Predicted 3D model of a 139-nucleotide RNA (c-di-AMP riboswitch aptamer (ydaO/yuaA leader)) from a Vulcanimicrobiota bacterium. NCBI's taxonomy places the organism under Bacteria, Bacillati, Vulcanimicrobiota. Its Rfam family is "c-di-AMP riboswitch aptamer (ydaO/yuaA leader)". From the family's description: This family represents a conserved RNA structure found upstream of the ydaO and yuaA genes in Bacillus subtilis and related genes in other bacteria. The prediction has a mean pLDDT of 80.

[in-house]
């Protein structure tokens, strides 16, 4: 000078997962978020169990391995209900992406009082920012 990789900072993103005190303990708020949980009324369900979080459902197509067979594991492509991003916010285009996991344990439909829990992880980052429209907010 070129390429890579790292640390610290800061700025962004998924996500309920931020903030504030604090004796920094297995802590205490507030704020976002999940669950359980009546009466009434109307419904729905019960062995192929049932059901929660979550955007993450649902169809075709073909491999591998088991297995005598039925079948069952295990990945793979193309779609798709859905969902996220494109750096102030909305809408519309255009554009890139995901479309998983895991929990409860024969049992919870909604539900007021009321009871409980969580508040993790994971990522990108440069002379780079997609248009157009309205507003907001700066000079």
């Nucleotide at each position: 000078c070129c390429g890579g990789a790292g640390a610290c900072a800061g700025c962004g993103c998924c996500u309920a997962g931020u903030u504030c005190g604090g004796c920094c303990g297995g802590c205490g708020g507030a704020g976002c978020g999940g669950g359980g949980g009546a009466u009434g009324c109307a419904a729905c369900u019960u062995g192929u169990g049932g059901g929660g979080u979550g955007a993450a459902u649902c169809g075709c197509c073909g491999g591998c391995g088991u297995u005598u067979g039925c079948g069952c594991g295990c990945g793979g492509g193309c779609g798709u209900a859905g969902c996220g991003c494109g750096a102030c916010u909305u809408u519309c285009c255009c554009g890139c992406g995901c479309g998983a996991a895991c929990c409860c344990g024969u049992c919870a439909a909604c539900u007021a009082a009321c009871c409980u829990c969580g508040u993790c992880g994971g990522c990108g980052c440069a002379u780079u920012c997609g248009g157009a429209a309205a507003g907001c907010g700066u000079u």